Predicted 3D model of a 249-nucleotide part of an RNA (large-subunit ribosomal RNA, domain VI) from a Candidatus Methanophagales archaeon. The coordinates come from a structure-prediction model, not an experiment, and the mean pLDDT is 81. Taxonomically the source falls in Candidatus Methanophagales (Archaea, Methanobacteriati, Methanobacteriota, Methanomicrobia).
Context: one part of a larger RNA
RNA sequence: UGUUGGGGUCUGAGGGGAAGCUGCUUUUAGUACGAGAGGAACAGAGUAGCGGCGCCUCUGGUGUACCGGUUGUCCGACAGGGCAUUGCCGGGCAGCUACGCGCUGAUGGAUAAGAGCUGAAAGCAUCUAAGCUCGAAGCCAUCCCCAAAAAGAGACCCCUUUAAGACACCGUUAGAAGAACGGUUUGAUAGAGUCGGGGUGUAAGAAUCAAGGCGAAAGCCGAGAUUUUCAGCCCGCGGCUACUAACGU
Numbered sequence: 001u002g003u004u005g006g007g008g009u010c011u012g013a014g015g016g017g018a019a020g021c022u023g024c025u026u027u028u029a030g031u032a033c034g035a036g037a038g039g040a041a042c043a044g045a046g047u048a049g050c051g052g053c054g055c056c057u058c059u060g061g062u063g064u065a066c067c068g069g070u071u072g073u074c075c076g077a078c079a080g081g082g083c084a085u086u087g088c089c090g091g092g093c094a095g096c097u098a099c100g101c102g103c104u105g106a107u108g109g110a111u112a113a114g115a116g117c118u119g120a121a122a123g124c125a126u127c128u129a130a131g132c133u134c135g136a137a138g139c140c141a142u143c144c145c146c147a148a149a150a151a152g153a154g155a156c157c158c159c160u161u162u163a164a165g166a167c168a169c170c171g172u173u174a175g176a177a178g179a180a181c182g183g184u185u186u187g188a189u190a191g192a193g194u195c196g197g198g199g200u201g202u203a204a205g206a207a208u209c210a211a212g213g214c215g216a217a218a219g220c221c222g223a224g225a226u227u228u229u230c231a232g233c234c235c236g237c238g239g240c241u242a243c244u245a246a247c248g249u
Stems, first nucleotide, its partner, number of pairs: 005159006014146004020050008033038001051104005059098004066091005071084005093236001107141003114134004166249002169183004189245003193240004197235004205228005212221003
């Protein structure tokens, strides 16, 4: 774009999936069988491995948001910073992840090889010629996903001149752009604030103490420690709160 108004909810022709596969142990059972020696199966249970799908509570990884330590140098000194692979190092929330966690079935139908029933051609025989019953990890369903552009272009509901949709704005359960989803004052959508939770690990300043150094002495300098301080700094998380922005077409 079409399907000949708009919107919503569906159906499912048709398509996709490997979504499961395997080992071991055990019950069956020291049973059937066999003189004995030995020694099953049908069916069921448990467990493990691989694969598939999903998730982040735990464990681990990452975590160039964040916090701390520290070297060289620069900003005159302190404080606070820049640069050096994030300078290097120690931690680390969320998110993403696997090495972590959860799930991963039973049945039916038609059949193959094959096993048969009835049964003639061919008075017998014969699973086959007519007919019928079984029979696979395979096929078709059951399960999951896509799907009305399925031209035989579907169905139902609402509204038919406002019903609805779109742009724009604030955003994220979404995201390359479109799209999707949520909100727009009748509001907690995002930001800010505050509280909770969490990361780091006890900030600056001040006070007290102080190894040691200098000095003839008085005294001066002083790494570092303690207290203030479970501090300070920070947060992609949660609650609350209209303070800011959600105006408009």